[in-house]
RNA sequence: GGGCCCAUAGCACAACCGGUUAGUGCAGCGGACUCAUAAUCCGAAGGUUACAGGUUCGAGUCCUGUUGGGCCCA
Numbered sequence: 001g002g003g004c005c006c007a008u009a010g011c012a013c014a015a016c017c018g019g020u021u022a023g024u025g026c027a028g029c030g031g032a033c034u035c036a037u038a039a040u041c042c043g044a045a046g047g048u049u050a051c052a053g054g055u056u057c058g059a060g061u062c063c064u065g066u067u068g069g070g071c072c073c074a
Stems, first nucleotide, its partner, number of pairs: 001073007010026004019057001029043004050066005
């Protein structure tokens, strides 16, 4: 330098053929239970779906570019 793949909550991952409110588990927070802690149960919160554009009535999903990471070739 070229090619391919990936990027969604603090972490690990879902999200159908593009379809309207993006969820689950764990962690953290509050509460119940307990003499207390753990475990368990309940509740609430937490998102620029990497970034910038484009297509579309509608984009996490499709297209282009950029950034970061991984693999391969030179």

Description:
This is a predicted structure of a 74-nucleotide RNA (transfer RNA) from Firmicutes bacterium UBA1874. The organism belongs to Bacillota, within Bacteria. Its mean pLDDT, the model's own confidence on a scale to 100, is 82. Its Rfam family is "tRNA". By type it is a transfer RNA. It was read from a public genome assembly.